[in-house]
Predicted 3D model of RNase P RNA and transfer RNA as a complex of 468 nucleotides.

RNA sequence: CUGGUCGAGUGCGAUGGUCGCGGGCAGGCCGCGAGGCCGGCUCGAGGAAAGUCCGAGCUCCACCGGGCAGACUGCCAGGUAACACCUGGGCGCCGCAAGGCGACGGACAGGGCAACAGAGAACAGACCGCCCGGCGGGCAACCGCAGGGUAAGGGUGAAACGGUGGGGUAAGAGCCCACCGCGUCGCUGGUAACAGCGACGGCACGGCAACCCCCAGUCGGAGCAAGGCCAAAUAAGCGGCGAGGUGUGCCCACACCGAUCCCGAGCUCGCAAGGGCAAGGGGCCAGCCGCGGGUAGGCUGCUCGAGGUGGCCGGCGACGGCCAUCCCAGACAGAUGACCAUCUCCCGGCUCACCCCGGGAAACAGAACUCGGCUUACGGCUCGACCGGCCUC
RNA sequence: GGCGGCGUAGCUCAGCGGUAGAGCACACGACUCAUAAUCGUGUUGUCGGUGGUUCGAACCCACCCGCCGCCACCA
Numbered sequence: 001c002u003g004g005u006c007g008a009g010u011g012c013g014a015u016g017g018u019c020g021c022g023g024g025c026a027g028g029c030c031g032c033g034a035g036g037c038c039g040g041c042u043c044g045a046g047g048a049a050a051g052u053c054c055g056a057g058c059u060c061c062a063c064c065g066g067g068c069a070g071a072c073u074g075c076c077a078g079g080u081a082a083c084a085c086c087u088g089g090g091c092g093c094c095g096c097a098a099g100g101c102g103a104c105g106g107a108c109a110g111g112g113c114a115a116c117a118g119a120g121a122a123c124a125g126a127c128c129g130c131c132c133g134g135c136g137g138g139c140a141a142c143c144g145c146a147g148g149g150u151a152a153g154g155g156u157g158a159a160a161c162g163g164u165g166g167g168g169u170a171a172g173a174g175c176c177c178a179c180c181g182c183g184u185c186g187c188u189g190g191u192a193a194c195a196g197c198g199a200c201g202g203c204a205c206g207g208c209a210a211c212c213c214c215c216a217g218u219c220g221g222a223g224c225a226a227g228g229c230c231a232a233a234u235a236a237g238c239g240g241c242g243a244g245g246u247g248u249g250c251c252c253a254c255a256c257c258g259a260u261c262c263c264g265a266g267c268u269c270g271c272a273a274g275g276g277c278a279a280g281g282g283g284c285c286a287g288c289c290g291c292g293g294g295u296a297g298g299c300u301g302c303u304c305g306a307g308g309u310g311g312c313c314g315g316c317g318a319c320g321g322c323c324a325u326c327c328c329a330g331a332c333a334g335a336u337g338a339c340c341a342u343c344u345c346c347c348g349g350c351u352c353a354c355c356c357c358g359g360g361a362a363a364c365a366g367a368a369c370u371c372g373g374c375u376u377a378c379g380g381c382u383c384g385a386c387c388g389g390c391c392u393c
Numbered sequence: 394g395g396c397g398g399c400g401u402a403g404c405u406c407a408g409c410g411g412u413a414g415a416g417c418a419c420a421c422g423a424c425u426c427a428u429a430a431u432c433g434u435g436u437u438g439u440c441g442g443u444g445g446u447u448c449g450a451a452c453c454c455a456c457c458c459g460c461c462g463c464c465a466c467c468a
Base pairs, nucleotide, nucleotide: 001389002388003387004386005385006384007383008382009381010380013343014342015341016340017339018338019337021044022043023042024041025040027038028037029036030035046364050375051374053373054372055371056370057369058223059222060221061220065252066251067250068249070219071218072217073216074215075089076088077087078086079085090104091102092101093100094099105214106213110212111211112208113207127154128153129150130149131148132147134145135144136143137142162180163179164178165177166176167175181203182201183200184199185198186197187196188195189194227300228299229298230297237291238290239289240288241287244257245256246255261282262281263280266277267276268275269274293467294466295465307326308325309324310323311322312321313320314319344361345360346359347358348357349356394464395463396462397461398460399459400458403417404416405415406414411448419435420434421433422432423431441457442456443455444454445453
């Protein structure tokens, strides 16, 4: 100089002013009061506020629990309130490298699947080929017929039952040998995933688990329109089901709520008083379902929080601990906008440059109970670290 | 704001790992003097989009896009 790989920051440039909008604070004047008017100070969108995909807080469901079903997670260790997130490590793939990507447990527990093509698709398979001997033809090379051997070669396929080389053989073949792969066992290192080394095994163990399944682990449901309080209004209304219901798939355990009521033809026991059984009728009833009615008001939950910033310490790191300091939107048809001035930057107009003039400062997008993540969308600008190539000293 | 469901031919729907169908509609032909009905033949399509798993995806998984529905309080 050039090409590249990671990461961080910023997010309608900065400052001041005028007006406007939402929230908070305190004040003055008027009014009996409800309230009205007037100025003042202060705060006021995002990195994704988004998708609502995960994980929590919070609230209600009477709920401390067990089993089945179901859902989810899936190399190892750590971080965290928790997670499907993050950090570090291992393994595999890509890249010369910096670095990137990975739903990355199990296919000897079992079941299932593999269209078409192909001879054969999972304890396979002789279509072509190769080889052997036999018969026939031919002078011969060779050709034909039926039989046998053969998985080295061809061909099909996404995939063909270890790979390469050598020996061996009629031709071949883990048939034998070496190395690699695979499996089992042992030793060493490591918390572990895993790695290294050695011995043995001649191959028996192909693919798919984002198919069922197995293994290990996690999980009750609903959601701030949750929930609580007040006010107003209507009809605390009607119909059906009902012996069970309360956790919203099922079962169990436990607790609570509710029912097991009334009348009763008749039958029966008994000396009697009285008791038992009972067709049928009526009612109450926890609660469930449906229809209908009223209000579209206020307060609360509601913003101080696993919070931000800075420093020190521990840790490779994610992160944790301590100290100091700061308060930073809370609307409910839903506020955050408009204009002016000066400066800065960019582009254009002549230009080497200044001055001057004109234009612009943009993308994705906008809080609605609150956090931690992930994912998706996004025009630019700035900074840092690292890697490769070329040149020069 | 929260929760749930659905996207396949012009329309209504099947199909749930192996090269996508049915009915209606549409086009052409037959029948008829002609139309309808009927009969026959045929065209239908990025399976909402983009990636991934798999030899192979409408189907399984992830992320986007679009559409539809439900949820207030009182007695």

Record summary:
Rfam match: Bacterial RNase P class A. By type it is a ribozyme.